Predicted 3D model of a 73-nucleotide RNA (transfer RNA) from Candidatus Iainarchaeum sp. Rfam family: tRNA. Its family is annotated with triplet codon-amino acid adaptor activity in the Gene Ontology. The RNAcentral record of the sequence draws on ENA.
[in-house]
RNA sequence: GGGGAGGUAGUCUAGUCUGGCAGGAUACCAGCUUGGGGUGCUGGCGACCCGAGUUCAAAUCUCGGCCUCCCCA
Numbered sequence: 001g002g003g004g005a006g007g008u009a010g011u012c013u014a015g016u017c018u019g020g021c022a023g024g025a026u027a028c029c030a031g032c033u034u035g036g037g038g039u040g041c042u043g044g045c046g047a048c049c050c051g052a053g054u055u056c057a058a059a060u061c062u063c064g065g066c067c068u069c070c071c072c073a
Base pairs, nucleotide, nucleotide: 001072002071003070004069005068006067007066010026011025012024013023020056028044029043030042031041032040049065050064051063052062053061
């Protein structure tokens, strides 16, 4: 330099193809349970890498950029 994959809560991850309220686990907080702690149960909090475009509507489509990984040279 060329090609490919990926970036979503503190952490891991689904959803993207086929645009329509962003889901789950874990962590954290509160309550219940316990003599207390842990476990367990219930509830709560928290996210779409950045910019632009298309659209009534973008995590999803288009363009540009940044970062990570793999392959070729």